[in-house]
The prediction has a mean pLDDT of 83. The RNA shown here (transfer RNA) has 74 nucleotides and comes from a Nitrososphaerota archaeon.
RNA sequence: GCCCCGAUAGCUCAGCCCAGUAGAGCGGCUGCCUCGUAAGCAGCAGGCCGCGGGAUCAAAGCCCGCUCGAGGCU
Repeated sequence: GCCCCGAUAGCUCAGCCCAGUAGAGCGGCUGCCUCGUAAGCAGCAGGCCGCGGGAUCAAAGCCCGCUCGAGGCU
């Protein structure tokens, strides 16, 4: 230098192929339960999706560039 994969909630990951406005588990908070704690049960909050631009009525998902991480080729 080239090729490929990845970046989404505090953490681990879905969702991307085929655009229709974002979810799960764990964790956190509140309540119930308990003499109390843990466990269990119910509920709530929390991210507009690595950054910038483009096409589109509409982008996490398509196109271009860049950053970071992992792997491969020379």
The sequence was found in a public genome assembly. Rfam family: tRNA. From the family's description: Transfer RNA (tRNA) molecules are approximately 80 nucleotides in length.